[in-house]
This is a predicted structure of a 73-nucleotide RNA (transfer RNA) from Euplotes aediculatus.
RNA sequence: GUUUUAGUAACUCAAUUGGUAGAGUGUAAGACUGAAAAUCUUAAAGUUAUUAGUUCGAGCCUAAUCUAAAACA
Numbered sequence: 001g002u003u004u005u006a007g008u009a010a011c012u013c014a015a016u017u018g019g020u021a022g023a024g025u026g027u028a029a030g031a032c033u034g035a036a037a038a039u040c041u042u043a044a045a046g047u048u049a050u051u052a053g054u055u056c057g058a059g060c061c062u063a064a065u066c067u068a069a070a071a072c073a
Stems, first nucleotide, its partner, number of pairs: 001072007010025004019056001027043005049065005
């Protein structure tokens, strides 16, 4: 330099052919306990890497850019 893959919550990952962005772990509060742990309930936490385009509607489709990994040279 070229090609491919990936980028979504603090972390690990979903989201079925474009139609309300979720789960587990973690965090906070409450219940339980003599007090903890475990368990149960609830809550918070998202500019879906960035910028444009297509569309009534984009995490999903298209283009460019950024970052990481792999292969080739």

Its Rfam family is "tRNA". It is annotated as a transfer RNA.